[in-house]
RNA sequence: GGCGACAUAGCCAAGUGGUAAGGCGUAGGUCUGCAACACCUUGAUCAUGAGUUCAAAUCUCAUUGUCGCCU
Numbered sequence: 001g002g003c004g005a006c007a008u009a010g011c012c013a014a015g016u017g018g019u020a021a022g023g024c025g026u027a028g029g030u031c032u033g034c035a036a037c038a039c040c041u042u043g044a045u046c047a048u049g050a051g052u053u054c055a056a057a058u059c060u061c062a063u064u065g066u067c068g069c070c071u
Base pairs, nucleotide, nucleotide: 001070002069003068004067005066006065007064010024011023012022018054027041028040029039030038047063048062049061050060051059
């Protein structure tokens, strides 16, 4: 220098145009004499900026970052 993949909550992770699932953890509550266990509740403008569309995490373009391959 060329090519490709990936970016979703504190962490892991699903989602292939129509309200962003789930698990761990955090916080609050119930229970208990106090705890532990158990149960309930709790949060995301989907890396950034544009475009297409009635509607974009999803499709297109650019940028940023990470990783890999070739030279």

Background: Predicted 3D model of a 71-nucleotide RNA (transfer RNA) from [Clostridium] fimetarium. NCBI's taxonomy places the organism under Bacteria, Bacillota, Lachnospirales, Lachnospiraceae, Lachnoclostridium. Its mean pLDDT, the model's own confidence on a scale to 100, is 81.